[in-house]
C1' cells in the first nucleotide's frame, strides 16, 4: 500500500417499544430507547417485500332526449408511492492487529 480482512482503541449509527408530528396508508421525520451494526454512510438503478389514495373494473342510485353527468357501497386490480437495518448493484470513507 492493497483486501470478498476485523483484534485494539477513538468515536459513530440506532430494532422493537413509548411520546410528539406530517401522511389515505405503507412509512418518514424530531425526542426518548437500544436489538444490533464495518459502511445500520449515501443513491430507488435490478429484484424482492409492503400499502393502495387517485386511477380502472364490477355493484346499486340520482339527473338526463342521450352513448353524458353526479353520488353511494364492498371487492378484485394496479406504484408514479414506501422500504438502502430484504438482496444484488452504485459511489464515498474511519481505525490497521493478526
Nucleotide at each position: 500500500c492493497c483486501g470478498u480482512c476485523g483484534a485494539a482503541a477513538u468515536g459513530g449509527c440506532a430494532a422493537a417499544c413509548c411520546c410528539a408530528u406530517c401522511g389515505a396508508a405503507a412509512g418518514g421525520u424530531g425526542g426518548g430507547g437500544g436489538c444490533g451494526c464495518a459502511a445500520a454512510g449515501c443513491c430507488a438503478c435490478g429484484g424482492g417485500u409492503c400499502u393502495a389514495a387517485a386511477g380502472c373494473u364490477u355493484c346499486c342510485c340520482c339527473u338526463g332526449g342521450g352513448u353524458a353527468g353526479g353520488g353511494g357501497a364492498g371487492a378484485g386490480c394496479c406504484a408514479a408511492g414506501a422500504u438502502a437495518g430484504c438482496c444484488g448493484g452504485g459511489u464515498u470513507g474511519c481505525c490497521g492487529a493478526a
This is a predicted structure of a 98-nucleotide RNA (c-di-GMP-I riboswitch aptamer) from a Clostridia bacterium. It matches the Rfam family "c-di-GMP-I riboswitch aptamer". From the family's description: GEMM was predicted in a large-scale screen for bacterial structured RNA regulatory elements. The sequence was found by an Rfam model in a public genome assembly.